[in-house]
Molecule: transfer RNA
Organism: Candidatus Colenecus caballi
This record gives sequence, C1' cells and structure tokens, in this order.
RNA sequence: AGGGGUGUAGUUCAAUGGCAUAACAGCGGGCUCCAAAACCGUCAAUGUGGGUUCGAUUCCUGCCACCCCUG
Repeated sequence: AGGGGUGUAGUUCAAUGGCAUAACAGCGGGCUCCAAAACCGUCAAUGUGGGUUCGAUUCCUGCCACCCCUG
C1' cells in the first nucleotide's frame, strides 16, 4: 500500500428494515440473629459522519479502532 473481518450496557452476547434482548457485574429491596446464596426490583448500550427508506443495530458509503491475509 492492497484485500477481508469485527465494532451494541462496566463485561460476555442476541436482535429477517418495525418496542434494542439476556446473563454476569453495580445499586436498592426482601430473607436472616448477622452474612452469603436463592428471590424481587432498578440502572445502563447500537464506534463516528453522511446517504437510502415512512421507518436503519440491520442496507450503502467516508473515517476511526482492533484482528487476519498479501506484498
């Protein structure tokens, strides 16, 4: 330099163009003599800029980060 892939919550992940999901973690409650576990609730996310569309995590595209391949 060229080609390919992956970017979603603190972490690991789901989501055929139509309400963004779960687990763990965190916080609160409740239980208990106390604590842990189990239980209930709660918090929190689509890498970034454009485009297409009535509607974009999803399709197209520039860029950014990381990984792989070629030279």